[in-house]
RNA sequence: GACAGAGUAGGUAUAGAGCGUUAAGUGCUUGAAGAUGGGAAGUUGCUUCAAGACGAAAGAUUAUUCUGCGAUUCUACACCGCAUCCGCUGUC
Numbered sequence: 001g002a003c004a005g006a007g008u009a010g011g012u013a014u015a016g017a018g019c020g021u022u023a024a025g026u027g028c029u030u031g032a033a034g035a036u037g038g039g040a041a042g043u044u045g046c047u048u049c050a051a052g053a054c055g056a057a058a059g060a061u062u063a064u065u066c067u068g069c070g071a072u073u074c075u076a077c078a079c080c081g082c083a084u085c086c087g088c089u090g091u092c
Stems, first nucleotide, its partner, number of pairs: 001092005010080003014076005019070003028052007038086003042082001058067003
């Protein structure tokens, strides 16, 4: 110097344990902030906060519990997985 690889936030599926079903959560719009492969830095992705609009599937059993529903939460595992610069590993 050339080639190849590892590695994030997160996403999907499955499983387990929960939450709500007296409506939170999820999703949508606007604004602000924050983190984001090992380092720097960054958004079209992610998280948090505020405001706004919209919005649902309950039923059975009576000791209690069970079955559903929600573009629901957490964890585990499988798969996918950051463009820029500098690094790490291997080969030539």

This is a predicted structure of a 92-nucleotide RNA (THF (Tetrahydrofolate) riboswitch aptamer) from Soehngenia longivitae. The source organism's lineage runs through Bacteria, Bacillota, Tissierellales, Tissierellaceae and Soehngenia. It matches the Rfam family "THF (Tetrahydrofolate) riboswitch aptamer". Rfam's curators write: Tetrahydrofolate (THF) riboswitch was first reported for Ames et al. as an RNA motif in 5' untranslated (5'-UTR)regions of folate transport and biosynthesis genes in Firmicutes genomes.